[in-house]
RNA sequence: GUCCCCGUAGCUCAGCUGGAUAGAGCGUGAGAUUCCGGAUCUCAAGGCCAGAGGUUCAAGUCCUCUCGGGGACG
Numbered sequence: 001g002u003c004c005c006c007g008u009a010g011c012u013c014a015g016c017u018g019g020a021u022a023g024a025g026c027g028u029g030a031g032a033u034u035c036c037g038g039a040u041c042u043c044a045a046g047g048c049c050a051g052a053g054g055u056u057c058a059a060g061u062c063c064u065c066u067c068g069g070g071g072a073c074g
Base pairs, nucleotide, nucleotide: 001073002072003071004070005069006068007067010026011025012024013023019057028044029043030042031041032040050066051065052064053063054062
């Protein structure tokens, strides 16, 4: 330099053929339980989906550029 993959919650990830209020596990907070903890159970908080622009009635999802990470080739 060319090409490919990835970027969604604090972390690891799902999210179908574009469509309904964006989810799970772990973690965090509160409560139940316990003599106290741990484990277990219940509840809650936490995201404008890397950034910008475009297409569309509608974009996490499609297109373009930029940024970051990983890889292949030279």

Notes:
Transfer RNA from Candidatus Kerfeldbacteria bacterium CG_4_10_14_0_8_um_filter_42_10, 74 nucleotides, folded computationally. Its Rfam family is "tRNA". Rfam's curators write: Transfer RNA (tRNA) molecules are approximately 80 nucleotides in length. It was read from a public genome assembly. The coordinates come from a structure-prediction model, not an experiment, and the mean pLDDT is 80. Lineage of the source: Bacteria > Bacteria candidate phyla > Candidatus Kerfeldiibacteriota.